A computed fold for an 84-nucleotide RNA from a Planctomycetaceae bacterium, annotated as transfer RNA. Taxonomically the source falls in Planctomycetaceae (Bacteria, Pseudomonadati, Planctomycetota, Planctomycetia). It was read from a public genome assembly. Its Rfam family is "tRNA". Rfam describes the family as follows. Transfer RNA (tRNA) molecules are approximately 80 nucleotides in length. Rfam links the family to the GO term triplet codon-amino acid adaptor activity. By type it is a transfer RNA.
[in-house]
Order: sequence, then structure tokens, then C1' cells
RNA sequence: GCCGAACUGGCGGAAUUGGCAGACGCAGUGGACUCAAAAUCCACCGCCCGCAAGGGCAUCCCGGUUCAAAUCCGGGGUUCGGUA
Repeated sequence: GCCGAACUGGCGGAAUUGGCAGACGCAGUGGACUCAAAAUCCACCGCCCGCAAGGGCAUCCCGGUUCAAAUCCGGGGUUCGGUA
């Protein structure tokens, strides 16, 4: 250089014929239980605006297609593998 694969919350990892993004687990926060803790159980847990209700944004990045994109198309990036 060429070919292929992967990239989603702090981490692992779902969502697969394009239809509520972040299931589930770990970590974290608050609470219950306890003399206290561990274990267990309950709730919460992306970012921004807002007193709140609510709204906007977000799947590596930028564009495109579509009523609708993590998913399809084009370009770029990073990592891994193959090859000369």
C1' cells in the first nucleotide's frame, strides 16, 4: 500500500429484515435490614436547558437516503487481523 473486521453510558454487553436507544450484568448513589458492618432487598444512575411540568441532544466523526437510521449508502478516524 491492498483486503477484511470491530467501534453503543464509568466497564462488559444487548437491541439483526430500518420502528420507544441504552435491555441485562458489574461499578456508583440513596434507602431498608443490623449495635455496627458484610450479605440480601428496594429505588435511582448519558449530556444540556428548565423551579417544575417538560423540551432538546446523544450509538467514533462528517454528510446522504428515509415518515423514521446504532442498523442502509458515501467519505474520514482509531484499533485488531490478513497479505505483499